[in-house]
TPP riboswitch aptamer (THI element) from Salidesulfovibrio brasiliensis JCM 12178, 97 nucleotides, folded computationally.
């Protein structure tokens, strides 16, 4: 000088559903299922070779007690970033043979 690779600091984004009981009519409480995480969180996930997360979507096929639960959609279209250090590779200079 470069790097789509690790690691850290800050900073910053983003989701929080479905059923079942019980209380009693508004919400609270307990349980279950799948997930990193079901507003228990000072936590979890992601930060531009970005699928965390949105929009499409009350989408479309299976599934299930139900469900964004799987899969498709999705090479769609948005989506939040800096320094630092190690690692790598390139290039110069200066020495020596």
């Nucleotide at each position: 000088c470069c790097u789509g690779u690790c690691c850290g600091a800050u900073a910053g984004g983003g989701g929080u559903g479905u059923c079942c009981c019980g209380c009693a009519c508004g919400g609270c409480g307990g349980g279950a299922c799948u997930g990193a995480g079901a507003u228990c969180a000072c936590a979890c996930c992601c930060u531009c070779a970005g699928a965390a997360c949105c929009u499409g979507a009350a989408g479309c096929a299976g599934u299930u007690g139900a469900c964004g639960c799987u899969g498709u959609c999705g090479u769609a279209g948005g989506g939040a970033a800096u320094c630092g250090g190690a690692a790598g590779g390139c290039u110069c200079a200066u020495c020596c043979c």

Overview: Rfam family: TPP riboswitch aptamer (THI element). Rfam links the family to the GO term thiamine pyrophosphate binding. The source organism's lineage runs through Bacteria, Desulfovibrionia, Desulfovibrionales, Salidesulfovibrio and Desulfovibrio brasiliensis.